c-di-GMP-I-GGC riboswitch aptamer from Peptococcaceae bacterium BRH_c4a, 86 nucleotides, folded computationally.
It matches the Rfam family "c-di-GMP-I-GGC riboswitch aptamer". Gene Ontology term of the family: cyclic-di-GMP binding.
The prediction has a mean pLDDT of 89.
[in-house]
RNA sequence: ACCGAAAAAAGCAAACCCAGCGAAAGCCGGGGACGCAAAGCCAUGGGUCUAAGGCGUGGAAAGCUAAGACUGCCAGGUUGCCGUAA
Numbered sequence: 001a002c003c004g005a006a007a008a009a010a011g012c013a014a015a016c017c018c019a020g021c022g023a024a025a026g027c028c029g030g031g032g033a034c035g036c037a038a039a040g041c042c043a044u045g046g047g048u049c050u051a052a053g054g055c056g057u058g059g060a061a062a063g064c065u066a067a068g069a070c071u072g073c074c075a076g077g078u079u080g081c082c083g084u085a086a
Stems, first nucleotide, its partner, number of pairs: 003083002011036002016031003020027002034072001040078003044075003047070004053065003
């Protein structure tokens, strides 16, 4: 360096519940643990979700979309704790 143990130390926290924000996806705080060796950080590529507003319509609806969201979907970039075996 790669790799990752029925190892040690430290850490994060899904669903769900409570309170708040948002049109929504979702986010923030508290509780809570399904899991996680980058489940630290970055929306860069792909992907997924939302669509108040805009287009659409006689008016709606469907559909499309500016935009927004997700890194605990997959890549990529970057930083990092520990050290069994090979």
Lineage of the source: Bacteria > Bacillota > Clostridia > Eubacteriales > Peptococcaceae. It was read from a public genome assembly, where an Rfam model found it.